[in-house]
Predicted 3D model of a 157-nucleotide RNA (glmS glucosamine-6-phosphate activated ribozyme aptamer) from an Acidimicrobiia bacterium. Rfam family: glmS glucosamine-6-phosphate activated ribozyme aptamer. By type it is a riboswitch. For this family Rfam cites "Evidence for preorganization of the glmS ribozyme ligand binding pocket" (Hampel and Tinsley, Biochemistry, 2006).
RNA sequence: GCUGUCUCUGGAGCGCCUGCCCUCAUCCCCAGGGUGAGGAGACGAGGAAGAGGGAGUAUCGAACCGUCGGCGGAUGCCCUCUCGGCCGUUCACGGUCGUGACGAUGCGGAGCAAAACCGGGAGCGAUCCCGGCACAGAGGCCGCAUCGGUGUGAAAC
Numbered sequence: 001g002c003u004g005u006c007u008c009u010g011g012a013g014c015g016c017c018u019g020c021c022c023u024c025a026u027c028c029c030c031a032g033g034g035u036g037a038g039g040a041g042a043c044g045a046g047g048a049a050g051a052g053g054g055a056g057u058a059u060c061g062a063a064c065c066g067u068c069g070g071c072g073g074a075u076g077c078c079c080u081c082u083c084g085g086c087c088g089u090u091c092a093c094g095g096u097c098g099u100g101a102c103g104a105u106g107c108g109g110a111g112c113a114a115a116a117c118c119g120g121g122a123g124c125g126a127u128c129c130c131g132g133c134a135c136a137g138a139g140g141c142c143g144c145a146u147c148g149g150u151g152u153g154a155a156a157c
Stems, first nucleotide, its partner, number of pairs: 014072004019068001021039008043061003049082006083098005089155005102148008117132006
């Protein structure tokens, strides 16, 4: 370094990068440019019935706002199937949703966020690592109200 096994933890602003940008060294025709080696390239909250397919910048806010650009991926969206809840009991079909499982609208409430920042450390440097503190919003969470929907057929009682 590779491969295999076992255990634990984490995992989607999640991973990668040759553009642009930045740093150092060196060279040149020194305004600037070449070469080499590096740095950075999304801050958290939130989100999964299963399988497959399609499209694809898929919710919310924070920041001294490159969080620019590119590639890949993603719990969101659409379709098919399977399973499941509900539609008075059972079955079939149908509808609608997804396990707190019918839709729409409105109102109220809660909200330990992280980076930033501060301190310490490493590096010539760009930057990086560790520790600590404050502050969000939501198609997410809690609760209430209004409107609409709550089917067809058969059987049993």